The prediction has a mean pLDDT of 76. A computed fold for a 154-nucleotide RNA from a Solirubrobacterales bacterium, annotated as c-di-AMP riboswitch aptamer (ydaO/yuaA leader).

RNA sequence: GUCAACAUAAAGCCGAAUCGCCCGCCAUCCGUGGCAGGCGAGCGGGGAACCCGAAGUGGUCGACAGACCGUUGGGGCGAAUCGCCGGAAGCUCAUCGGCGUAGCGCCAAGCGCGAGCCCGUCAGCUAACUCCGCAGGCUUCGACCGAAGGAGAA
Numbered sequence: 001g002u003c004a005a006c007a008u009a010a011a012g013c014c015g016a017a018u019c020g021c022c023c024g025c026c027a028u029c030c031g032u033g034g035c036a037g038g039c040g041a042g043c044g045g046g047g048a049a050c051c052c053g054a055a056g057u058g059g060u061c062g063a064c065a066g067a068c069c070g071u072u073g074g075g076g077c078g079a080a081u082c083g084c085c086g087g088a089a090g091c092u093c094a095u096c097g098g099c100g101u102a103g104c105g106c107c108a109a110g111c112g113c114g115a116g117c118c119c120g121u122c123a124g125c126u127a128a129c130u131c132c133g134c135a136g137g138c139u140u141c142g143a144c145c146g147a148a149g150g151a152g153a154a
Stems, first nucleotide, its partner, number of pairs: 001144003010140005018041005024035004042134006052124001055072007073122001074119004082100006103113004
């Protein structure tokens, strides 16, 4: 690239994101199945005492300890942090692209990810207590042709 393809199945992967019961509606081959709601178990996350802990940075004063003034908001889920280079460009910021990286996943001589979202000036740790979530996404059944690259050996 061409042809084909049960795929609403089955077998798997990331993730906390599963299971059971009750009940209403719909469908039904009358065995049952799907969806909404409620409850419980399980898994996951946040808030929240005592005790403990408790910023960065510039300047001034001071022997030190420390004091004063100015300036920077902070936090949560997640593996997803941090650095460098380039484009555009007067510089900075933003954005785009690339190379690495803390860290993470898998079928692991290797291959891939290294995102995104939320709270709203507020939350360190934290027992009792209390609140919230149980989503979403992805891979694979085959044949033929062509081709890049890699590994190994010599």
The source organism's lineage runs through Bacteria, Bacillati, Actinomycetota, Thermoleophilia and Solirubrobacterales.